[in-house]
Context: one part of a larger RNA
RNA sequence: GGACAAACGCUGGCGGUGCGUCUUAGGCAUGCAAGUCGUACGAGAAAGUGAGCUUCGGUUCACUAGUAAAGUGGCAAACGGGUGAGUAAUGCCUGGACAAUCUACCUUUCAGUUCGGAAUAACUUCGGGAAACCGGGGCUAAUACCGGAUAUGCUCACGCUAUCGCAUGGUAGAGUGGGGAAAGGCGGCCUCUAUUUAUAAGCUGUCGCUGAGAGAUGAGUUCAGGUCUCAUUAGCUUGUUGGUGGGGUAACGGCCUACCAAGGCGACGAUGGGUAGCCGGCCUGAGAGGGUGAUCGGCCACACUGGGACUGAGAUACGGCCCAGACUCCUACGGGAGGCAGCAGCUUGGAAUCUUGGACAAUGGGCGAAAGCCUAUCCAGCGACACCGCGUGAGUGAGGAAGGCCUUCGGGUCGUAAAGCUCUUUUAGGGGAGAAGAAAAAACACGGUGAUAAUAGCAUCGUGUCUUGACGUUAUUCCCAGAAAAAGCCACGGCUAACUCUGUGCCAGCAGCCGCGGUUAUACAGAGGUGGCAAGCGUUGUCC
Repeated sequence: GGACAAACGCUGGCGGUGCGUCUUAGGCAUGCAAGUCGUACGAGAAAGUGAGCUUCGGUUCACUAGUAAAGUGGCAAACGGGUGAGUAAUGCCUGGACAAUCUACCUUUCAGUUCGGAAUAACUUCGGGAAACCGGGGCUAAUACCGGAUAUGCUCACGCUAUCGCAUGGUAGAGUGGGGAAAGGCGGCCUCUAUUUAUAAGCUGUCGCUGAGAGAUGAGUUCAGGUCUCAUUAGCUUGUUGGUGGGGUAACGGCCUACCAAGGCGACGAUGGGUAGCCGGCCUGAGAGGGUGAUCGGCCACACUGGGACUGAGAUACGGCCCAGACUCCUACGGGAGGCAGCAGCUUGGAAUCUUGGACAAUGGGCGAAAGCCUAUCCAGCGACACCGCGUGAGUGAGGAAGGCCUUCGGGUCGUAAAGCUCUUUUAGGGGAGAAGAAAAAACACGGUGAUAAUAGCAUCGUGUCUUGACGUUAUUCCCAGAAAAAGCCACGGCUAACUCUGUGCCAGCAGCCGCGGUUAUACAGAGGUGGCAAGCGUUGUCC
C1' cells in the first nucleotide's frame, strides 16, 4: 500500500448492487418448510335448493357433487433446503479403466396387454387403555395381492460353429433342455360384430400396464499421479499378504468363510500424534510464490449421540422405522411423546451477525390428462457491513462588518468566508401521470393436418380471444413550495501533508518506532488556525 463474512469509538442525507452467528455440530416455545392424484378403488358426512310422504316433530329421493375430512392404491418424498462435526484418504483434483456393473421417470424400436382366485383397510361391532394407541368378530373394492396360460425377443445350463481381442475372454449364429409378464382408467361413435336399434361385450382416440433392444441421464467400482505438520512418533500388520474351494453383491475384490502357504508395508517416512472438509475460486504479489476456502458453483460427509436394517430404480434415508444412551415434556405412575446443522423466531456463549413479513407473478422441481395444489425461489423489512453513484447549493459580494484568535499594538488572520443581492431545485417532502419491462404459456374459440367408418371425440400445428404481478404508493416522468431538511472524523516533533497561544510542571498525560512532559512543551490538555479524507473518519484484529 492492498484486502476483509469483520468488531469498537465518534458521526450519519439519499439511492443501486451484494453480504449478514466466523463463537455453542449448545439447548429450543410457536408457526410454516412434501406433497399430490376422484381420469386406480370402496364408502361417502354436514349444509343448501327442489320434489314426495307426514302424526308437522320429521323422513325419503334428486341436485349442488362423486365435493370436504378420513382410508386402500400410485408416484414423489434419495430432489430441493441446511451445516462442516468427523475425515490426511473409504475424501478431493487431474487423467484413464469396467471383457466386473446398475439406472425409476424420459426418448426411440419391437412384441404383448389372456384366463382365474383368495383377502384386507375404510365401515360396523365387542373389548382393553388416562393417553399414545392396541386386540378379537363381521362386511367390501381396486391399476393392491396370488395362481395358470402365452413368449422367434430375454435369461440359465450343455456342448458346437464363425469371427475379434495382448489375455481372463467378447460378439454373432443355429441346436437341445429348463425359467419367467401384464391393469386397467377416461372420452367418442355406430363403419364392422352382437343383439335389446341404441347400446357394448364392438370399433376408435388417449393416458396407462407387461416383456425386451438401443439411447440419454444418474450412480457404483477401480487404476495412476498430486493433496498440511511432528522423527523429541521407527518399526507396523494375523483377515494381516497371496492362493484354492464355497458364499455374498447390480458388480470386481479377504467383502465374508474353510483350508493351504508366510507373506505384505516402511527413512522415496510405514505406524502413531496434531491440525484440517477438498476444489473451481478469492486476497496479495511484476512474477515465482505466500495466504485463504464466507457468499456463488462442483464433489464429499453429517442430521440429538452410537448401532441396525426395511422399503425402493435409487437411502443404510434431516422433517421414515427399530434398539441402546443422554436430555426435555405429558401421565390417572401402568406407560407414552420429541429431535430447527430447513425458514423465521427464542435462549445461552460471544467483540459480533437480521423479520415469528408478502407471493407462487416469473424461473425450476413434485404430483396430476388438465384445471390446479405444494414449494426451492422471487421479493419486501432490518444493518454505512462492503463496493459504486448522487447530494448537503450556484453566481456576485470589501465598509475586508461584527466576533474569535494572534500581535512587535502598527496590524495580521479566520475571509468572499458571512450578511446583502441575483438565481437554481438534484435528492428528501407534497400532488398527479405511468401502470413500461418482467409475459410467454396454459385455457377457450376457429381453421389446417393425422389416425379413423366418421363432419363425434382425440392428437398435433397455425390464427384469434379472454384472464393472470407478490414486488408496487415499482422504474421513469410532470407539476408544487422553498436554500429550504442534509458534515463529520482524524491528524499537525521526525518518519508524514499541516503552528501558534494558554494551562500543566517527570504531575496529569501521550506513544506505531525514535521518543515527549522536571516553569518559555509546534509531542500532554484546551483554543484559534492549518493539513488529509469525507457519509464517513479513525482504532483494533487477520493475510499478502

Model confidence (mean pLDDT): 81 of 100. A computed fold for a 544-nucleotide part of an RNA from a metagenome, annotated as small-subunit ribosomal RNA, 5' domain. The RNAcentral record of the full RNA draws on SILVA.